Molecule: transfer RNA
Organism: bacterium
RNA sequence: GGGCAAUUAGCUCAGUUGGCUAGAGCGCGCCCCUGAUAAGGGCGAGGUCCCUGGUUCGACUCCAGGAUUGCCCA
Numbered sequence: 001g002g003g004c005a006a007u008u009a010g011c012u013c014a015g016u017u018g019g020c021u022a023g024a025g026c027g028c029g030c031c032c033c034u035g036a037u038a039a040g041g042g043c044g045a046g047g048u049c050c051c052u053g054g055u056u057c058g059a060c061u062c063c064a065g066g067a068u069u070g071c072c073c074a
Base pairs, nucleotide, nucleotide: 001073002072003071004070005069006068007067010026011025012024013023019057028044029043030042031041032040050066051065052064053063054062
């Protein structure tokens, strides 16, 4: 320098014709349960869907450029 992949909650990750309030597990907070708990049950908080621009009535999703990380080639 070229190619490919990834980027969504604190962490690990889903999200299939673009569609109405964006999710799961773990973690965190409160409550219940218990002799007491790390176990079990309930409720809740937590998001610039990497950034900018574009297409569209409508974009996490499509297009262009950029950023970061990883892999491959030179």